[in-house]
């Protein structure tokens, strides 16, 4: 101390899909909230795997012959291993709230000069 990377933390922007139906309560009046029941979204959160490493285990090859073997290759087994794929557990389908990811100030840590 530019500038790049994390984290926190303010403000801004952010999409999908029944204001679905049945029954209890409250209210008194299109409304809240709870159990259920059917149909949908995926972008809180959370699960799954592609290549690729990688670790047994067979089988091969491994300069004459044996034995032995490091390491090739095939196959099958197991670990790790991305995501705006994908699942739809959770969460969501009027407004609010929430929202991944983007911007922008800020502090703080780290990497470099």
């Nucleotide at each position: 101390u530019a500038a790049c990377a994390g984290c926190a933390u303010a403000g801004g922007g952010g999409a999908g899909a029944g204001a679905c139906c049945u029954c209890c309560g409250u209210g008194u009046c299109u409304a809240c909230g709870g159990a259920g029941g059917c149909a949908c979204c995926g972008a809180a959160g959370g699960g799954g795997c592609a290549a690729g490493c990688u670790g047994g285990c067979g089988a091969u090859g491994a300069a004459a012959a044996c034995c032995g073997g490091a390491c090739g290759u095939c196959g099958g087994c197991g670990g790790c291993g991305a995501a705006a794929c994908u699942c739809u557990c959770a969460g969501g389908u009027c407004a609010a709230a929430g929202g991944a990811c983007c911007c922008u100030g800020u502090g703080c840590u780290g990497u470099g000069g």

Glycine riboswitch aptamer from an Anaerolineae bacterium, 113 nucleotides, folded computationally. Its Rfam family is "Glycine riboswitch aptamer". From the family's description: This family represents the bacterial glycine riboswitch. Of the family's consensus pairs, 91% are formed in the model. The coordinates come from a structure-prediction model, not an experiment, and the mean pLDDT is 79.